Formats: sequence, structure tokens, C1' cells
RNA sequence: GCUAUCAUCGCUUAAUGGUAAAGCAUAUCACUGUUAAUGAUUUGAUCUAGGUUCAAUUCCUAGUGAUGGCU
Repeated sequence: GCUAUCAUCGCUUAAUGGUAAAGCAUAUCACUGUUAAUGAUUUGAUCUAGGUUCAAUUCCUAGUGAUGGCU
């Protein structure tokens, strides 16, 4: 220099164009003489900028970052 893949709550993963799901963790409550465990409830996210579309996590382009391959 060229090229492939990936980027989603604090962490690990889903979501085949129709308005983002689950587990763990955090917080509150219950339970207990107290903690732990357990149960219930809640909060929180699409890497950036454009484009296509009635509608984009999803498709296209460029960029940023990570990993790998070739030279």
C1' cells in the first nucleotide's frame, strides 16, 4: 500500500427493511434478628457523516477504530 470481517445498554450475545430482545450486573421493594441467597419491579444502547426508502441496526458510499490475510 491492497484486502476481508466486525462495531448494539456497564459486560456477553440476538434482531434476514416495519420502530431493538435476552442473560449477567446496577437501583428499589419484599423475605430474614443481620448479611448472603431467593422472588418481584425499574433504569439504561444501534461507532460517525451522508444517500436510497413511506419506513434503515439491517441496503449503498466515505471516514474512525479493532482483528486477520497478502505484498
Molecule: transfer RNA
Organism: Capillidium heterosporum